[in-house]
RNA sequence: AAUCGCCCGCUGCCGUCGUGCCGCGGGGGAGCCGGGGACCCACCGCAGUACUGGGGUGAAUCCUGUGCCGGGCGCCAGCCGGGCACGGGUAGGGCUACUUCUGAGCCCGAAUCCGUCAGCUAACUCGGUAGGCGGCCGGACAGGAGAA
Numbered sequence: 001a002a003u004c005g006c007c008c009g010c011u012g013c014c015g016u017c018g019u020g021c022c023g024c025g026g027g028g029g030a031g032c033c034g035g036g037g038a039c040c041c042a043c044c045g046c047a048g049u050a051c052u053g054g055g056g057u058g059a060a061u062c063c064u065g066u067g068c069c070g071g072g073c074g075c076c077a078g079c080c081g082g083g084c085a086c087g088g089g090u091a092g093g094g095c096u097a098c099u100u101c102u103g104a105g106c107c108c109g110a111a112u113c114c115g116u117c118a119g120c121u122a123a124c125u126c127g128g129u130a131g132g133c134g135g136c137c138g139g140a141c142a143g144g145a146g147a148a
Stems, first nucleotide, its partner, number of pairs: 004134004011030001013028002016026004031129006041119001053117001054114004062089008071080003092108005098143002100140004
């Protein structure tokens, strides 16, 4: 590099216009995915403290330790909670090359969007189809495919 493979909804097909030309940009189905959106159902109780909207996509939630910084309360013994840095675990998720099951092993446990607004939700309606990567351990049943 190619073939092949992995995460993910992000795959495949068709056609034509604009532009002086090349490029580039804009379309239409299909498949898959996400949002909004009725009846019904759910929610729509009380009190206190702290904080300050709320919601969506996604596996990505929750708990906790150490150190430092600083805030509030206090009966001055302490208590409450915030920020930063570095860790541990965890709900959950992925891979191990035909699929499935099982054992074992290796990893992830992020990010981002809406904009004060949205429970579910038939009809209806609005969008996305990008991006990022590199694996080959054992056993079992069944099925499929291929070759001779």